[in-house]
A computed fold for a 105-nucleotide RNA from an Anaerolineaceae bacterium, annotated as Glycine riboswitch aptamer. NCBI's taxonomy places the organism under Bacteria, Bacillati, Chloroflexota, Anaerolineales, Anaerolineaceae. Its mean pLDDT, the model's own confidence on a scale to 100, is 81.

RNA sequence: UUGGGUCUGUCGCGAGAGUGCGCCGCCGUGCGCCACCGAAGGGGCAAGUGGUCCGCAGGCUGGGCUGGCCACGAAACUCUCAGGUUCAGGGAGCGACUGACCGCA
Numbered sequence: 001u002u003g004g005g006u007c008u009g010u011c012g013c014g015a016g017a018g019u020g021c022g023c024c025g026c027c028g029u030g031c032g033c034c035a036c037c038g039a040a041g042g043g044g045c046a047a048g049u050g051g052u053c054c055g056c057a058g059g060c061u062g063g064g065c066u067g068g069c070c071a072c073g074a075a076a077c078u079c080u081c082a083g084g085u086u087c088a089g090g091g092a093g094c095g096a097c098u099g100a101c102c103g104c105a
C1' cells in the first nucleotide's frame, strides 16, 4: 500500500404473529384476560476437549478402554423471560459509504 477482520456512525433492503375481548365518564407508552410471533436483548445444549471417580485388561509404573460426575462448548436450532402482533417506531441479517483499531494474508 492492497486485501482481510473488529467496532462506531450514516443510508438502503428487511420477516413473523390479534387493527382480540373487557374495564376506567374523558384522557394514557393505562389496567386485566385470552390467543399468537421470533429476527432487539437474554436463557438452553450436540459432537468434541479437559479434569475427576469407580471398574476392566496388564507383573508394576506410565498409559489404554467402558461407564458416572464436573467444566468449557454453535446456530437462523430451541425457550418465549424480555420484546412484539393496523400504521409508525423498533428489528437479526445483508449491501454501500465513512472513521477508528487489529497486524491475519
Base pairs, nucleotide, nucleotide: 002105003104004102005101006100007099009097010096011095012094013093018034020033021032022031023030024028035085036084037083041081042079043078044077048072049071050070051069052068053067055065056064